[in-house]
Context: one part of a larger RNA
């Protein structure tokens, strides 16, 4: 000077408390450990691994295993020599890779280009080392800190500034002070959202006028409104009162769509953990070079006495089932989204209008509301498991896809110790869309809207953090 203390003081945070809903018990899904295996590829491991890399493992992916093949190589550049095309098509063998036979022909006037063979330099490696590295990332933590120049003090390490009195979300600001200034952070500048104004109205809208229909902005038309796209305005403690040190600021009020950072996002200081990643990529060194490289077929990554994690679904009446009926937003679409119609109980099929989309389609949102029924039961709860029959995608659903129909109808009656999330359009609850993608393990992820709470006395205690000592 730091770090630490079951020392003291001050302050903050869904940290506790106050509440609401879960997890921990059941079934299933997914990930991990373990075990097994020819292989179950590799990485991630307290917080900060475990629906994580993987925004999609039937083949491919694929890195793993078994077997079959190749050796200048699947891919690149260069040199030398040689060749006539290479490709494609057909046939045979084969699991395919590939091999054999036949056929077959480029551009350019030429040189040559392109292609093949041989040879040599070399290629190649998801092989090792994240404790050799770059880059990127997690975490403390969106916590309020971390420093520097000059000066001053101290023999010096260092101190001061950055401490103190107030205040703030904030080293935010004010006052004081041997300090005076400055930098990286904070805040603001950026994006979305909430109000208004102006401009422009198509594919959007329809108040008034007119036409038309069984009905519909359908048509003429209109720019009022909604909305869209641009550009502005608006919020600054600006105004008033009180408190305060006459300060910073705090409390209350007015006006206002919004009030004291309006709400949300992006943004992450100096550094910490030799944190993570050599398997995104790049890269030093080491290693392999007829193999640790490359191609192919099949298998595996999906194995199952078990343990853990994250979810989904339930155990029911604030509910299940049946019928009728209402209201979104974000998005996506030509190798695509697909309407009306017809067939099928259904998954789906036939067919194909329209749409490169504010025009058409995906797209009937669901919870909700109105009725009826069930009457507390392992049930009209619950849906696992299993049998049968099908649909779709795709060379191909056996290992190992999703979905549909009929039948089957398991456990489960609210979960021990313990533990997690959340302070408002939040929790809870309800559905919808998208990426990846032929299909799909999605119940995951990322977004979107609908309905919409309770509670916070307070800081003694638990955890984490900041400041002084």
């Nucleotide at each position: 000077u730091g770090a630490c203390g079951g020392g003291a003081c001050c302050c903050c945070g869904c940290a506790c408390a106050a509440g609401c809903g879960g997890c921990g018990g059941g079934g299933c899904a997914u990930g991990c450990g373990g075990c097994u295996u020819a292989a179950u590829u590799c990485g991630a491991u307290g917080a900060u691994a475990c629906c994580c890399g993987u925004a999609g493992a039937a083949c491919c992916u694929u890195a793993c295993c078994u077997g079959g093949a190749c050796u200048u190589g699947a891919c690149a550049u260069a040199u030398a020599g040689g060749g006539a095309a290479a490709a494609g098509c057909u046939a045979a063998a084969g699991a395919a890779a590939u091999u054999u036979a036949g056929u077959g022909u480029g551009c350019g006037u030429a040189a040559g280009c392109g292609c093949c063979c041989u040879a040599u330099a070399c290629a190649g490696g998801u092989g090792g080392u994240g404790c050799a590295u770059g880059g990127c990332u997690g975490u403390c933590g969106u916590c309020a800190g971390c420093u520097c120049g000059u000066g001053u003090c101290g023999u010096g390490a260092g101190a001061u500034g950055u401490u103190g009195g107030g205040u703030u979300a904030a080293g935010u600001c004010c006052c004081g002070c041997a300090a005076c200034g400055a930098g990286c952070g904070c805040a603001a500048c950026c994006c979305c959202u909430g109000u208004c104004c102006u401009a422009u109205g198509u594919u959007g809208c329809c108040a008034g006028c007119a036409a038309g229909u069984a009905a519909u902005g359908u048509u003429g038309g209109g720019g009022a409104c909604u909305c869209a796209u641009a550009g502005g305005a608006g919020a600054c403690u600006g105004c008033c009162g009180g408190u305060g040190a006459u300060a910073a600021a705090c409390c209350g009020g007015a006006g206002g769509a919004a009030g004291g950072u309006g709400g949300g996002g992006a943004c992450g200081a100096c550094g910490u953990c030799a944190a993570g990643u050599c398997a995104u990529c790049a890269u030093g060194c080491c290693c392999c070079u007829u193999a640790u490289g490359u191609c192919c077929a099949g298998g595996g990554c999906u194995g199952c006495a078990c343990g853990c994690a994250u979810g989904c679904u339930a155990c029911a009446a604030u509910g299940g089932c049946a019928a009728g009926u209402a209201c979104a937003a974000c998005g996506a679409g030509u190798c695509g989204c697909a309407a009306u119609a017809c067939c099928g109980c259904g998954a789906g099929g036939u067919g194909g209008a329209g749409c490169a989309a504010a025009u058409c389609u995906c797209u009937u949102a669901a919870a909700g509301c109105u009725u009826g029924u069930c009457u507390c039961a392992g049930u009209u709860c619950g849906g696992a498991u299993a049998g049968g029959a099908g649909u779709c995608u795709g060379c191909a659903a056996c290992u190992c896809g999703a979905c549909u129909c009929c039948u089957u109808g398991a456990a489960g009656u609210u979960g021990g110790a313990g533990u997690c999330g959340c302070u408002a359009g939040u929790a809870a609850u309800c559905g919808c869309a998208a990426a990846u993608c032929a299909g799909c393990a999605a119940g995951g992820u990322u977004g979107c809207g609908g309905u919409g709470a309770a509670u916070a006395c307070g800081u003694u205690c638990u955890c984490g953090g900041g400041g002084u000592u």
The part of an RNA shown here (small-subunit ribosomal RNA, 3' major domain) has 469 nucleotides and comes from an uncultured bacterium. The full RNA is in RNAcentral, with records from ENA and SILVA.